[in-house]
Context: one part of a larger RNA
RNA sequence: GAUUGAACGCUGGCGGCAUGGCUAAAACAUGCAAGUCGAACGAGAUCCCCGCAAGGGGUGAAAGUGGCGGAAGGGCGAGUAAUGCAUUCGAACGUGCCCCGAGGUGCGGGAUAGGCAUGGGAAACUGUGCGUAAUACCGCAUGUGAUCUACGGAUGAAAGCCGUAAGGCGCCUUGGGAGCGGCGAAUGUCCUAUCAGGUAGUUGGCGGGGUAAUGGCCCACCAAGCCGAAGACGGGUAGCCGGUGUGAGAGCACGACCGGCCGCAUCGGGACUGAGACACUGCCCGGACUCCUACGGGAGGCUGCAGUAACGAAUAUUCCGCAAUGGGCGCAAGCCUGACGGAGCAAUGCCGCGUGUAGGAUGAAGCGGUUUCGCCGUGUAAACUACUGUCAGGCCCUCGGAACACUGACCGGGGCCAGAGGAAGGGUCGGCUAACUCUGUGCCAGCAGCCGCGGUAAUACAGAGGACCCGAGCGUUAAUC
Numbered sequence: 001g002a003u004u005g006a007a008c009g010c011u012g013g014c015g016g017c018a019u020g021g022c023u024a025a026a027a028c029a030u031g032c033a034a035g036u037c038g039a040a041c042g043a044g045a046u047c048c049c050c051g052c053a054a055g056g057g058g059u060g061a062a063a064g065u066g067g068c069g070g071a072a073g074g075g076c077g078a079g080u081a082a083u084g085c086a087u088u089c090g091a092a093c094g095u096g097c098c099c100c101g102a103g104g105u106g107c108g109g110g111a112u113a114g115g116c117a118u119g120g121g122a123a124a125c126u127g128u129g130c131g132u133a134a135u136a137c138c139g140c141a142u143g144u145g146a147u148c149u150a151c152g153g154a155u156g157a158a159a160g161c162c163g164u165a166a167g168g169c170g171c172c173u174u175g176g177g178a179g180c181g182g183c184g185a186a187u188g189u190c191c192u193a194u195c196a197g198g199u200a201g202u203u204g205g206c207g208g209g210g211u212a213a214u215g216g217c218c219c220a221c222c223a224a225g226c227c228g229a230a231g232a233c234g235g236g237u238a239g240c241c242g243g244u245g246u247g248a249g250a251g252c253a254c255g256a257c258c259g260g261c262c263g264c265a266u267c268g269g270g271a272c273u274g275a276g277a278c279a280c281u282g283c284c285c286g287g288a289c290u291c292c293u294a295c296g297g298g299a300g301g302c303u304g305c306a307g308u309a310a311c312g313a314a315u316a317u318u319c320c321g322c323a324a325u326g327g328g329c330g331c332a333a334g335c336c337u338g339a340c341g342g343a344g345c346a347a348u349g350c351c352g353c354g355u356g357u358a359g360g361a362u363g364a365a366g367c368g369g370u371u372u373c374g375c376c377g378u379g380u381a382a383a384c385u386a387c388u389g390u391c392a393g394g395c396c397c398u399c400g401g402a403a404c405a406c407u408g409a410c411c412g413g414g415g416c417c418a419g420a421g422g423a424a425g426g427g428u429c430g431g432c433u434a435a436c437u438c439u440g441u442g443c444c445a446g447c448a449g450c451c452g453c454g455g456u457a458a459u460a461c462a463g464a465g466g467a468c469c470c471g472a473g474c475g476u477u478a479a480u481c
Base pairs, nucleotide, nucleotide: 001481002480003479004478006477007476008475009474010473013353014352015351016350017349018348019346020345021311027308028307030306031305032304035068036067037066040065041064047058048057049056050055075264076263077262084189085188086187087186088185089184090183093181094180095179098177099176100175101174102173103172104171105170106140107139108138109137115130116129117128118127119126120125146155147154148153160169161168162167190236191235192234197227198226199225202224203223204222205221207219208218209217239261240260241259242258243254244253245252246251266287267286268285269284270283289300290299291298292297317343319342320341321340325339326337327336328335329334356387357386358385359384366378367377368376369375370374391422393417394416395415396414397413398412400411401410425470426469427468428467429466430451431450432449436465437464438463439462440461446453447452
């Protein structure tokens, strides 16, 4: 000098765009953050209409079965020095939804939730009996293609719904694709030798198991290997990268925000379901903690958005909206979406604008200096005169963000009114380093980045006047180059 997710001190007008728990991956009150589909299914509260009634028609809530989605999106960086990441390759794989192609969608069956009845329990929840539906479940048939094959053969599927119809949406088998994912290798990837030897599933083989798939991934048997001063093994620290800061570069330091990958979800373990998880707001077990309890037993997980308390030098609203973009479900209408779009708070940063403009010498008053009573500085500065109208303020309009129509939370755009009004400070002035005098103090009080100032004339302390630098900021501290 540059820089910062900064903090602190003094000060503070507006706008745009960003950024904002770096500490306790410590604990969490409350609300919301993942639902949707009646064009899969049974049943149907309520309300409305016709009717004297019986009954009929429409509307269709809550709950349930079933499907798809809850593996994405969002958060955080604890762990991890390699099961990670980056780059370049590879072969033994998977893939719901989407696109292209081929073929099929025939016949039957038994249950069960909801429901009704009746129990248990404080609750969470749960038992028994009767009975019901399906795109839920099961059997048979068929077999283009598929799988296995000792090439003879064997095995294996489906579901309907909407529509007057045409047709549409589905379902099953299979080939290909796209995108996505799993696996392997090479090279690179911090400090430490006051860590020098490490290793028995260890290294390899044969055979098997397991997996979507290769493989000691796992197992039986066999062999005795494998790694290591080019640093194995151990210890410490750490998510990695695109990038960011600085620097002429080489380099050094860092990895906030945004994007990619990985890991995690109170701690530890486990599997289930599923195309996909060993699953943040799913399940089971164990631990710690908190809460409810009728003491028998139960409930919970903000490292989602807000918010609380704690910690800390320190970091925001328990806001608005699904209008846009995107996601889930749905034929659609639409519903959901703390993703997202916005607003709020904070000078935290960057950028822009303003705090007036022109004239104006009785060079006013005040303050300060003084070579001494006349000057000099502040200083065209003020007053005063004329004018302008940015921003803030008030009123009105709506062609934009909105797409063919509908649709704007919020923002933008335009016109008018008023009137200089509401808007300047901080640091410094011995040298480095731009800027000097007076008074006070008297090695005191104090200053200080370094050199150093202060012991009676201190341009270095404190106050004042003046000046210099920057300016809605200015300084200090911390940190990096």
Molecule: small-subunit ribosomal RNA, 5' domain
Organism: uncultured Phycisphaeraceae bacterium